[in-house]
RNA sequence: ACCGAUAAUGGCAAACUUAUCGAAAGAUGAGGACGCAAAGCUAUGGAUCUAAGGCAAUCAAUGAAAAGCGAUGCUAAGAUAGCCAAGCUACCGAAG
Numbered sequence: 001a002c003c004g005a006u007a008a009u010g011g012c013a014a015a016c017u018u019a020u021c022g023a024a025a026g027a028u029g030a031g032g033a034c035g036c037a038a039a040g041c042u043a044u045g046g047a048u049c050u051a052a053g054g055c056a057a058u059c060a061a062u063g064a065a066a067a068g069c070g071a072u073g074c075u076a077a078g079a080u081a082g083c084c085a086a087g088c089u090a091c092c093g094a095a096g
Base pairs, nucleotide, nucleotide: 002096003093004092011036012035016031017030018029019028020027021026034082040088041087042086044085045084046083047080048079049078053075054074055073057072058071059070062067
C1' cells in the first nucleotide's frame, strides 16, 4: 500500500411517523433503525425518477359561440451519491 476480522474505538441511518420547503421527483430538522468498511465528500460518465416551464398532435366535461375543468406524448442546466462507475479524503490493524 492492497485488503476487511465473531477484533477495538466509534460513526452513519432505510422504511415509517411528523414539521417545513418544493409543481413534482425529492430535500432539510426531529423521532426511528433496515442495513452500511467509506451508507464521508463530489452530479464527471451512465442509469433511474419527476415535468412547474417549454414544444407537438389529438381527445375533451361544459358552452350559442369564444373558450377549454381534465387526459395523452416529448423535453432537465431539477432530483437520486443507500443504483453503478469514476475522482478526492479517512479510523483500526487479524489473516493473506

Overview
A computed fold for a 96-nucleotide RNA from Paraliobacillus ryukyuensis, annotated as c-di-GMP-I-GGC riboswitch aptamer. It was read from a public genome assembly, where an Rfam model found it. The coordinates come from a structure-prediction model, not an experiment, and the mean pLDDT is 88. Rfam family: c-di-GMP-I-GGC riboswitch aptamer. Gene Ontology term of the family: cyclic-di-GMP binding. The organism belongs to Paraliobacillus, within Bacteria.